SAM riboswitch aptamer (S box leader) from Granulicella rosea, 106 nucleotides, folded computationally. The coordinates come from a structure-prediction model, not an experiment, and the mean pLDDT is 82. Of the family's consensus pairs, 94% are formed in the model. Lineage of the source: Bacteria > Acidobacteriota > Terriglobia > Acidobacteriaceae > Granulicella.
[in-house]
RNA sequence: AUUUCAUGCAGAGUGGUUGAGGGACGAGCCCUGAGACGCCACGACAACCGGACAAGGCAAGAUCGUACCGGUGUCAACUCUCUCCUGGAAACGGGGAACAUGAGAU
Numbered sequence: 001a002u003u004u005c006a007u008g009c010a011g012a013g014u015g016g017u018u019g020a021g022g023g024a025c026g027a028g029c030c031c032u033g034a035g036a037c038g039c040c041a042c043g044a045c046a047a048c049c050g051g052a053c054a055a056g057g058c059a060a061g062a063u064c065g066u067a068c069c070g071g072u073g074u075c076a077a078c079u080c081u082c083u084c085c086u087g088g089a090a091a092c093g094g095g096g097a098a099c100a101u102g103a104g105a106u
Base pairs, nucleotide, nucleotide: 001106002105003104004103005102006101007100008099013042014041015040016039017038021031022030023029026082027081028080043075044074045073048071049070050069051068052066053065055063079098084095085094086093087092
């Protein structure tokens, strides 16, 4: 980099540093000098992967659980909303695409 599968309506922030942008892209809307983005420290959330423990079971596997150890991830707004198809008078909904994260494959 390409690709497969799963998940994306829940949840979780303070301090330091820096100093003007940020929310992927386009449009909207929003956050932001009462300090954004980034980085660092500590904390938190979650439960995707490995381990441990526990439930169940004759056993193994699958499954459900705990969040104890390790690997990631995440901590404004439903992936902030919409764009393509579709149900609907509308509100709103279903699907897809794209994107993000994890686990695998090449």